[in-house]
RNAcentral holds the full RNA, with entries from ENA. A computed fold for a 463-nucleotide part of an RNA from a Minisyncoccales bacterium, annotated as small-subunit ribosomal RNA, 3' major domain.

Context: one part of a larger RNA
């Protein structure tokens, strides 16, 4: 010098306090852990693993049984024979994969050899989701967007080192101002990027009756503590106020310092060094099966327990994306999930396209006209194929559930909550994620406790 203390002083964070909604009880889904299992691949474990890698019927796929193949699914070279090279079909067997067979088709440069190709033997080698994340690169959580982390001369110290960066004031800020044996400077902060929010001015595929301009497109103004006044050290900054569409960092992104945790990750990928590969391979193909298994535990959603409600009639109003093996209007069958015809769109043109609200009407507190778990029947769509193991749709059936111990979590504004909606991944499969928009609160007095952090400063038997 550190770390750390049920030591102090200051300041900070949805940390607490003040609200608002939840978790925990119920049922489901999802992942986990246990447990079964031939197998239930593997990894991730306090914050910082448990809707994480990751939408498994086949494949995916690494896991298990069975059944094949060994120079191999795949890449470059060597060599020996054979065949114009490619290609194409068929039979037998088999669950394929494989195995054993036949047939068809040409005559390519060169005409002797040889080249190109392809199968076959043989040699060189391929190949591993096998192992080490404690050999490692990338990349990535976490403290933490916290405000820190260092240098270079110099100046104090015998020396580790220290000063600088501590003081005073102030900001979100090692931000700035002001003092100072320090004076510079680097990476951080901030600002430069994008997105929203006025406004202007050009342009106009869509749109308009119109050179219309909600609207896109692109390029500029605008916000700077710039002005006024208090306070303050005449500073830096703070209070209030004018203007303004916005105001003192407008919101919101996107960026994350020095480094901690042998943190994660050899299973994204790359890659040492070990292992396994002429036979019962840790390679490689293939059919099945399994990752979905069920006394239990937990984690993380959904759904509800009702009247701010459910149910029926009516009837508005977006926004982000996506769409040609595609989105699918419209009509017509279907009670419907859908079908079946069929317009228009390679999209500012066409299509997916709202929900709750709002208007009327019933239900009157009940295990109900709540709640949908479950379980039966019959269908639909996707696909080679929904038994294990899909989605949805009818009709039936109608369970727990009456606000949920200790405990615990998210929020500070267009946020929370409530309501739909696109999107990716995908043939089908969404309560998850990762985006969009409609409706829209309530509280924050304040820093005594709880947690974290950051200065400084004090103990220390700890490094």
């Nucleotide at each position: 010098a550190g770390a750390c203390g049920g030591g102090g002083a200051c300041u900070c964070a949805c940390c607490c306090a003040a609200g608002c909604g939840g978790u925990g009880g119920a049922c489901c889904a999802u992942g986990u852990g246990g447990c079964u299992u031939a197998a239930u691949c593997c990894g991730a474990c306090g914050a910082u693993a448990c809707g994480c890698g990751u939408a498994a019927a086949c494949c995916u796929u690494a896991c298990c049984a069975g059944g094949g193949c060994u120079u191999g699914a795949c890449a470059c070279c060597c060599c020996a024979a054979u065949g114009a090279a490619a290609a194409u079909u068929c039979u037998c067997u088999g669950a394929a994969a494989g195995g054993a067979g036949a047939a068809u088709g040409u005559u390519c440069c060169a005409c002797a050899a040889g080249g190109a190709c392809a199968a076959u033997g043989g040699g060189g080698c391929a190949g591993g989701u096998g192992u080490u994340g404690c050999a490692u690169g990338g990349c990535u959580g976490u403290c933490g967007u916290c405000a820190g982390c260092u240098c270079g001369u110099g100046c104090c110290g015998u020396g580790a080192g220290g000063u600088g960066u501590u003081c005073c004031c102030u900001u979100a800020a090692g931000u700035g101002g002001g003092g100072u044996a320090a004076c510079g400077a680097g990476c951080g902060c901030a600002a430069c990027c994008c997105u929203c929010g006025u406004c202007c001015u050009a342009u106009g595929u869509u749109u308009u009756a119109u050179g219309u301009g909600u609207c896109a497109u692109a390029g500029g103004a605008g916000a700077c503590u710039g002005c006024c006044g208090g306070a303050g050290a005449c500073a830096a900054u703070u209070c209030g106020g004018a203007g303004g569409a916005a105001g003192g960092u407008g919101a919101g992104g996107a960026c994350g310092a020095c480094g901690c945790c042998a943190a994660g990750u050899c299973g994204g990928c790359a890659u040492g060094g070990c292992c396994c590969u002429u036979u019962g391979a840790u390679g490689c193909c293939c059919u099945g099966g399994g990752c979905u298994g069920c006394a239990c535990a937990c984690a993380u959603g959904g759904u509800a327990c009702a009247a701010u409600g459910g149910c029926c009639g009516g009837u508005a109003c977006a926004a982000u994306g996506g769409g040609u093996u595609g989105c699918c209007a419209c009509a017509c069958g279907g009670u419907a999930a859908c079908g079946u015809g069929g317009a228009g769109c390679u999209a500012a043109u066409c299509c997916c396209u709202a929900a709750a609200a709002c208007c009327g009407g019933u239900c009157u507190c009940a295990g109900u006209c709540c709640g949908g778990a479950u379980u039966g029947a019959g269908g639909u769509c996707u696909g080679c194929a929904a038994c294990u193991u899909g989605a949805c749709c009818u009709c039936a059936u109608g369970a727990a559930g009456u606000u949920g111990g200790a405990a615990u979590c998210g929020c500070u504004a267009g946020u929370a909550a409530c309501c739909g909606c696109g999107g990716a991944u995908c043939a089908g499969c969404a309560c998850g994620c990762c985006g969009c928009g409609g409706u829209g609160a309530a509280u924050a007095c304040g820093g005594u406790c709880c947690u974290g952090a950051g200065u400084c400063u004090u103990g220390u038997a700890c490094u």

Rfam family: Bacterial small subunit ribosomal RNA. Its family is annotated with structural constituent of ribosome and ribosome in the Gene Ontology.